[in-house]
Molecule: FMN riboswitch aptamer (RFN element)
Organism: Terracoccus luteus
RNA sequence: ACGUGCUCCGGGGUCGGUGUAAUUCCGAGCCGGCGGUGACAGUCCGCGACCCGACCGCAUCCAGCGGCCGGUUGACCUGGUGAAACUCCGGGACCGACGGUGAAAGUCCGGAUGGGAGGCAGCACGA
Numbered sequence: 001a002c003g004u005g006c007u008c009c010g011g012g013g014u015c016g017g018u019g020u021a022a023u024u025c026c027g028a029g030c031c032g033g034c035g036g037u038g039a040c041a042g043u044c045c046g047c048g049a050c051c052c053g054a055c056c057g058c059a060u061c062c063a064g065c066g067g068c069c070g071g072u073u074g075a076c077c078u079g080g081u082g083a084a085a086c087u088c089c090g091g092g093a094c095c096g097a098c099g100g101u102g103a104a105a106g107u108c109c110g111g112a113u114g115g116g117a118g119g120c121a122g123c124a125c126g127a
Base pairs, nucleotide, nucleotide: 002126003125004124005123006122007121008119009118014028015027016026017025029107030106031096032095033047034046035045036044042094043093051071052070053069055067056066057065058064076092077091078090079089080088098110099109100108
């Protein structure tokens, strides 16, 4: 270094204004999971979360719970440096599941004390 098992870790972000009422509108801010990559990525290539469906199992009055497979799944240009950058530096943009709500949510509350891509985290065993 590799394989298997177990354990642990594994998502961030607000002020003001209007108003009967808004962290939801308006103005100005703020945030950015995991692996990859000729050099560091929210916007490149993939993955996960959310959502939809088939099948299997459990439960069954109904509602539902779990497993597995498949589907869906947002957004970038420009100048510079360089051997190499849609990743760095300068400038200007853009994007953000579902349910809830006294009024429309990336930022509040909830499913979630969950799941999770994965981890040059730890331990054990093996060749």